[in-house]
Context: one part of a larger RNA
Order: sequence, then C1' cells, then structure tokens
RNA sequence: GGACGAACGCUGGCGGCGUGCCUAACACAUGCAAGUCGAGCGAGAAUUUCGUAACGGAUUCCUUCGGGGAGAAGAUACGGAAGGAAAGCGGCGGACGGGUGAGUAACGCGUGAGUAACCUGCCUAUCAGAGGGGGACAACAUUUCGAAAGGGAUGCUAAUACCGCAUAAUAUUGUUUUACCGCAUGAUAGAACAAUCAAAGAUUUAUCGCUGAUAGAUGGACUCGCGUCUGAUUAGAUAGUUGGUGGGGUAAAGGCCUACCAAGUCGACGAUCGGUAGCCGAACUGAGAGGUUGAUCGGCCACAUUGGGACUGAGACACGGCCCAGACUCCUACGGGAGGCAGCAGUGGGGAAUAUUGCACAAUGGGGGAAACCCUGAUGCAGCGACGCCGCGUGGAGGAAGAAGGUCUUCGGAUUGUAAACUCCUGUUGUUGGGGAAGAUAAUGACGGUACCCAACAAGGAAGUGACGGCUAACUACGUGCCAGCAGCCGCGGUAAAACGUAGGUCACAAGCGUUGUCC
Repeated sequence: GGACGAACGCUGGCGGCGUGCCUAACACAUGCAAGUCGAGCGAGAAUUUCGUAACGGAUUCCUUCGGGGAGAAGAUACGGAAGGAAAGCGGCGGACGGGUGAGUAACGCGUGAGUAACCUGCCUAUCAGAGGGGGACAACAUUUCGAAAGGGAUGCUAAUACCGCAUAAUAUUGUUUUACCGCAUGAUAGAACAAUCAAAGAUUUAUCGCUGAUAGAUGGACUCGCGUCUGAUUAGAUAGUUGGUGGGGUAAAGGCCUACCAAGUCGACGAUCGGUAGCCGAACUGAGAGGUUGAUCGGCCACAUUGGGACUGAGACACGGCCCAGACUCCUACGGGAGGCAGCAGUGGGGAAUAUUGCACAAUGGGGGAAACCCUGAUGCAGCGACGCCGCGUGGAGGAAGAAGGUCUUCGGAUUGUAAACUCCUGUUGUUGGGGAAGAUAAUGACGGUACCCAACAAGGAAGUGACGGCUAACUACGUGCCAGCAGCCGCGGUAAAACGUAGGUCACAAGCGUUGUCC
C1' cells in the first nucleotide's frame, strides 16, 4: 500500500448493486416451510331442490249462522335428484429443493483412467402384448378398553390394492454347439433343446395409462494412477490382520461376512499414534514465483437432539418417516404418552458483533394432475444495517469598505479571506401536484402508483473525521510544570513544550474519517 462476512469511537443527505450469527452442531414459545390426483376406488356431511304422508293454519268461498269446503308460509318423517366438506383404500411425490460444517487427513475432494464386476422411477425410440378367474383389508356399522395418545373384537364392501391360472421371448437359468475377439476370469454374435416368469383400467372418445423386451438419455455405484496440513519430544503397527479354498451376501468386484488352511501385510520414500481441518472452482495479495483464505455464487462430500438399526422404495439406512436406547423439555387421572428450527421468520442464551414472527406465487423453477388448478419461507420482491463497492449532492458566477468578530502582534499590522454580507443565476437533490411503464406470449404484476417523465416552489433540508517533533503533507498562542498526560518507532513533559490540554490557523481524506484485529 491492498484486502475484509468485520467490530469500536465520532459523524451521517440520497440512489443503484451486493451483502449480513465468523461465537453455543446451545436450548427453543408461536406460525408457516410437501403435497397432490374424484379422469384409480368405495362411502359420503353441510346445503339446495322435488315428491309423499300426517301436522300447521295466513288467506278465502258457501252458509239454514250451528257449521261446512278450498288452502299459502313454516316445520317433522320417509324416498329421489343435485352437491361435494372431512376422513379412508390406492397412485405419484415426501431421496428434489432449503440448512449447516459437527465429524472426516479419507478414493472424502481434485484430476486422469477403468468396470469383460454394476443399477437406473419419470423421459425418448423401437418391437410385442393386455385372455380368464379368485379371496381379502380399510373406510363404514355394532361393540369394547383407555384420562389421553391410541387400540381390541365382530360384521359388510370397492379398486389401476392383493393372489393364483392361461399365453410368451430378442428376458433369466441350465445343457449342447459354431464363428470371432480379448489384459486373466472371459466377452460378442448365432443355432438347438428344456425350464421359469406379465399385465389395469379410466374417460367428456381427444387421449392418458398398464405389461414384457431391446436401445438411448439422465442420475448413481465401485476400482485404480497422481496430488492433498502438522508433530519423530509419536518407531514400530496389525489378528479378519495379509492371502487362498468352500459357502453366504450385494445391483455389483471384494475379508464385505463366515468356516477351514497358510503366515502373512504395512513402515525412515515416515507406517502407527497425536494435533488441526470439510475439499474444490475460486477469492485476497504479489511484477511474478509464491503466500494466505475456502463468507456470498457454483460442483462434490458429510450431518440432521446423541448413539444404533432396519423397513418401504427405481433411489434412503431417509432434516419436517419408522423402531430401540441415552440426555433434555412438555402433558398425565401416575397406568402411560408427546417432541426435535444445522428450513423461513422469531425468542432466550453466548458474544466485540450480524436483520422482518413482511408481501406474492406475477416471473423462473419444482411436485401432483388429462386439464382447470392446488402446493411451494425454493424463488421473486419489499423491510432493517454507511457492512462493502460504485455514482451524485451539500450550490454556481460576480463581489475589497480587504466589514464585523476571532487569533496573533514588534501595536505598524498580519491572518481567517472572495471567505461572508450583497447582486445575478441554476434546480442535481428535496417537497408538492400531474402522467406513468417494461418485466407477460391472449389473460394473469407481489414488486408498485415503483422506476421514469412533466410542472411548480425555494439556496432553501444535507460535513465531518483524523492529523500538524522526525519518519510524514501541515505552526502559533495560552494553560500545565517529569504533574496531568502523549506515544506505531525514535521519544516528548522537571517554567517560554511547534510532541500534553485548549484555541486560532493549516494539511489530508470525505458521507465518511480514525482506531483495533487478521492476511498478503
């Protein structure tokens, strides 16, 4: 000198774009953050309407005044139609998106290869198919246990839920075999035989789905070469350890697991152990080499109160799923239950320190749906903070009686200083009024009456901070008297201090300035 997710002191006009718990991966009140499909299925509340029945009696007709007849509103019950709430079965999605960096020195990450050892829902292309049956379980009804959470029993029922049967190969498995290729196991292409396995419908008739197979795309899994902080005041480490065989397991190779056999394997080219740490693209700095960092944005990984476990599924060993154990909090009728903000806001706590319990799905994207649409604290916006960068302003021109005041003074004057006053002007900004977008493709705009444009008004509302002994640009006076104090280093202060404090003046930067911290 540069830089910062900064903090602190003093000060503070505006706008744009960014950015904002670095500490306690501490604990969390409250609300929201993952739903959707009735064009898979049964059942169906409120409500509306129609019919019937017995009530009800406004109103009205006849009357021999005793009475008799017609009969609206309303309400009840039953039945039909429309309606479609909330649950339930079922499908897809809750494995994405969002957060955090605790752990991890590791094939975790980066980079380059490999898989003849692998999987892949939705999507795309192609080929083929969808025949015929069955039995349940929710919901519901009845009943029962419990304070609750939540269960139990009996009975009924539908499906794109579930299960047999049929059909079937270019699928899988086994046997036989031909060609050809390879780094070994083997691969590829073909032939024959045998065995095994599929399906679901909806509909507004447009379509959307379903099953098998082969390719593709996308996403993942595994293996290897190289690279990846520090300590030797850590020198030996290892028993599933190293290898083999058989078996199991996995989508898949493999001590991944297991039984047996052998005794190996790693290590001064630093094993093991300890400490520290998410890694990278990048960022900062530097002429570069290099050094430092890993906030925001993007890629990968890991985690979701702590530890363990599996289930479902194409995909998880699953942040807002399940089970067990621990700690903690809450409810309880003491028998037992409920919970998990490292999602967005917000609260307490910690801290030098870090924001609103905002608006909207209008855009972009995601999930579901044929669609309409619904959901979306992703996202788009707004709010707060000079936290950063960039831009603008706080007026311009003229104006010497060099005014007054202040300060200094050799008392002559010097300086503040064209500075002010005063005259003329301008309207960036500001205020008020009017108009008013793009972003949206026919409609749909949270932002927002925002940006922007026009007019009027009035210099009006808008300057500080640090320094002035040398380094280092900028000096005098007074006060103080080794005191009070200053200080980055050298050093100032003990009676004329340009170094302390104040004032005037000056210098530097400027909506900032200075200090502290960290890196180069």
The part of an RNA shown here (small-subunit ribosomal RNA, 5' domain) has 520 nucleotides and comes from an uncultured bacterium. The coordinates come from a structure-prediction model, not an experiment, and the mean pLDDT is 83. Its Rfam family is "Bacterial small subunit ribosomal RNA".